This is a predicted structure of a 478-nucleotide part of an RNA (small-subunit ribosomal RNA, 3' major domain) from an uncultured bacterium. Model confidence (mean pLDDT): 81 of 100. It matches the Rfam family "Bacterial small subunit ribosomal RNA".
Context: one part of a larger RNA
RNA sequence: UGACGGGGACCCGCACAAGCAGUGGAGCAUGUGGUUUAAUUCGACGCAACGCGAAGAACCUUACCAGCGUUUGACAUGGAAAGUGCCGGUUACAGAAUGGUAACCUUCAGUUCGGCUGGCUUUCACACAGGUGCUGCAUGGCUGUCGUCAGCUCGUGUCGUGAGAUGUUGGGUUAAGUCCCGCAACGAGCGCAACCCUUAUCGUUAGUUACUAACAGUUCGGCUGAGGACUCUAGCGAAACUGCCGGUGAUAAGCCGGAGGAAGGUGGGGAUGACGUCAAGUCCUCAUGGCCCUUACACGCUGGGCUACACACGUGCUACAGUGGUAACUACAACGGGACGCAAUACCGCGAGGUGGAGCUAAUCCCCAAAAGUUAUCUCAGUUCGGAUUGCACUCUGCAACUCGAGUGCAUGAAGUUGGAAUUGCUAGUAAUCGCGGAUCAGCAUGCCGCGGUGAAUACGUUCCCGGGUCUUGUAGA
Repeated sequence: UGACGGGGACCCGCACAAGCAGUGGAGCAUGUGGUUUAAUUCGACGCAACGCGAAGAACCUUACCAGCGUUUGACAUGGAAAGUGCCGGUUACAGAAUGGUAACCUUCAGUUCGGCUGGCUUUCACACAGGUGCUGCAUGGCUGUCGUCAGCUCGUGUCGUGAGAUGUUGGGUUAAGUCCCGCAACGAGCGCAACCCUUAUCGUUAGUUACUAACAGUUCGGCUGAGGACUCUAGCGAAACUGCCGGUGAUAAGCCGGAGGAAGGUGGGGAUGACGUCAAGUCCUCAUGGCCCUUACACGCUGGGCUACACACGUGCUACAGUGGUAACUACAACGGGACGCAAUACCGCGAGGUGGAGCUAAUCCCCAAAAGUUAUCUCAGUUCGGAUUGCACUCUGCAACUCGAGUGCAUGAAGUUGGAAUUGCUAGUAAUCGCGGAUCAGCAUGCCGCGGUGAAUACGUUCCCGGGUCUUGUAGA
């Protein structure tokens, strides 16, 4: 000097407490372990691996396995030789297919007309290509984590033989090493805060594809004329600063209350992650040292596997019902997406869907709500709860749904009556609950990333559990 303590003091955090909803029990989805397998490709393992890489494994992807093929190679540069259409299509041969052989159709560009130059194809030999092979404990880059915690340092000076100390400690205060005061310190840097984006209010500019108060028309639809008020859109501004008042405090920093205000003391949310820690993660994004393979550890294809299943764990979805189920009627969003697309009206089908196709290169057209509400019924049952599982019949995507897709109809109707020890999230437009959109994507979401609708309860407090910060003390180690 740091680290540690079942030492002390002070402080903070959904850390506990107070509440609400869960997980742990059931069924299913998904990831992992294990087991199995020809293969079940690889990585990730306390928090910080386990709906993670994977924003989407039928083929492809794909790295794994079996079989069949290729060897200057699927891809790049260079040399020599030959050819002149390449590409594509059709037919024949053999095959599981890639690949291969033959025939036909189709006949490169520039030109100094010389296969001269370029392109392309084939052949040859070699340099080389290639490797998702190993090492993340050789690395770059990127990322997680402590932690959005308030810390981490430097220059000069001073003190100490020195390691070092001081500053950064102390008294207050703050979300904050935030600020004030004091002080052998005086200053400074990286962090904090602010500057950035968004949201909440108003003004102004601008009105089309958005809007409609007044006027007129009307097919009663902002539909049309018209308007520039309102909503909204998106540019520019204003606005919040403890600015004002009272109290308190050391006359300070600040704290408490109030006024005005759309908003009040960081207004809400986001982006932003100091010095460093974990030889944390990634050589399978990419880059890269070294090592290794080079008729194979490279490359291509067909089929299979990654989807297995006595079991164990994590994360979710759906439920166990009456604050509910079913049936009918009926209202209100936002974010987004849409020409290889979104698709209205109409017709067909019980339905998934099909036919057809208006409009839309989108504030113009389309995708487009549910819970809530009203009425009726069910009356506490394994039920009109619950929907697993299974049978049959279909739909869609796609060369192709057997292994192994999603959806629909009819039938079937399992477990489950609120879940042991234990454990998670959340402090307000939050939790809970309800639907909607998007990326990936031919098809496939209960996952992920967003959006809006409805909308709570509780916080006495810091004794205790966990994590963190500052000061101090003890012990051992260096």